[in-house]
Molecule: RNase P RNA; transfer RNA
Organism: Gaiellaceae bacterium
């Protein structure tokens, strides 16, 4: 200078002028007028996790079901984060990983192939037995070392052994059980033994953890208005309860018709809250101090016009908060780091 | 705010983890003076996308796009 990794930050910018929605003040004729501050995002977005809230007549057990799964941390929790280990992947900074169990049991594993699980020998090796003058041809056995199918063939290479062969034996590996041994563990590394257990749980299932329902249309208060009627089930368990039992609570439930209503307000925004510093840890993250106030509509509020600069501006817009994940996004900026190539 | 389906040829649909199909359409031939009906042949697929478990994926998971029902 180049490719390339990882982490963080911006995301048009001033200035006037008219608009819009909220808070304070200030005026009156009580509706509005004038001043003054504030007024979308890193994802507000999907609606995928899990809270916090608030209701359900307390929500105990069990049976199914659902959801997670490697070890330490951290967090209010999580399909969350950070840090390790083992695996892949890359030359490497680095990235990925749904990462318990296959000797509990079921059950797949097309076509090829002899065989797809404790392989019934297709070619081929050998021994014995028959036939042939011979090559050789038939038959009982034996052999998984070797050709061939496959995605995958019953540890792997190389030596001894054998009639051929074969963990039948011996070395080394690599797989397993035990010991020892470093680490809180995952797990690493040494010894040791026997010689084998294929592979699929993002098939069934097995072990462990974890789990009430409903959601701001939750729910409370306030005003307005009106007509009531059939019918069903139940008080001997209807109905809360969502799949089912059991147990609890409880005296009323619930369909259709027909009538009114469809307004105000509180939840409604200061909060697991943002930004500096300084300590504990590798980090996530915890404490302490110290300044900060930063939308809250309920037909929904950010927009328009002109001017100058500039690289000519992506993706998108709050609806009851808040922690994450995912995804969409022109272009620019800082930090650290690999590898190469050039100077000094 | 909640829950559930579906997407496979121009249209409608099927499809036990291993060949991508059917029916109608469409294109060619036959038959008929000529047309439709009927025979006989034939072409057309990113299986919504993009990963990922598997030897192997339309199916099994998982994010994403796009339709559409329900329930408050």
């Nucleotide at each position: 200078g180049u490719c390339g990794c990882a982490g963080g930050c911006c995301g048009g910018g001033u200035g006037a002028c008219c608009g819009c929605g909220a808070g304070c003040c200030g005026c009156c004729u009580c509706g509005g007028c004038g001043g003054u501050u504030c007024g979308a995002g890193g994802a507000a977005a999907g609606u995928c996790c899990g809270g916090a809230c608030a209701c359900c007549g307390u929500a105990g057990g069990g049976c199914a079901g659902a959801a997670c799964g490697c070890u330490g941390g951290g967090g209010a929790a999580a399909c969350c984060c950070c840090a390790g280990g083992c695996g892949g992947c890359g030359a490497a900074a680095g990235c990925c990983g749904a990462c318990g169990g296959a000797a509990a049991g079921u059950g797949g594993c097309a076509c090829a192939g002899a065989a797809a699980g404790g392989a019934c020998a297709c070619c081929g090796c050998c021994u014995c037995c028959g036939g042939g003058c011979a090559a050789c041809c038939g038959g009982c056995g034996g052999u998984a070392a070797g050709g061939g199918u496959g995605a995958a063939a019953a540890g792997g290479u190389g030596g001894g052994g054998u009639a051929a062969g074969a963990g039948c034996u011996c070395a080394c590996c690599a797989g397993c059980a035990c010991c020892g041994u470093g680490g809180u563990g995952a797990c690493g590394c040494g010894g040791u033994g026997g010689c084998u257990a294929g592979u699929c749980a993002a098939a069934c299932c097995c072990c462990g953890u974890u789990c009430g329902g409903u959601g701001c249309a939750a729910g409370g208060c306030g005003a307005a208005a009106c007509a009531g009627g059939u019918c069903c089930c139940g008080c001997u368990c209807a109905g809360g309860u969502g799949g089912c039992c059991c147990g609890c609570c409880c005296a009323g439930g619930g369909a259709c018709c027909g009538g009114g209503u469809a307004c105000g307000u509180c939840g409604c925004u200061g909060g697991a809250g943002c930004c500096g510093c300084c300590g504990g840890g590798c980090a996530a993250u915890c404490g302490g101090c110290g300044g900060c106030c930063u939308a809250g509509a309920u037909g929904g509020a950010u927009g328009g016009u002109c001017a100058c600069c500039c690289u000519c501006g992506a993706c998108a817009g709050a609806a009851u908060c808040c922690g994450g994940c995912u995804u969409a996004c022109a272009g620019g900026c800082c930090u650290g780091c690999u590898a190469c190539c050039g100077a000094g | 705010g909640g829950g559930c389906g579906c997407g496979u040829a121009g249209c409608u649909c099927a499809g036990c983890g291993g060949g991508a199909g059917a029916g109608c359409a469409c294109u060619c031939g036959c038959u008929u003076c000529a047309c439709a009906c009927g025979c006989g042949a034939g072409g057309g697929g990113u299986c919504g996308c993009u990963g990922g478990u598997u030897c192997g994926a339309u199916c099994c998971c998982a994010g994403c796009c796009g339709c559409g029902c329900c329930c408050a």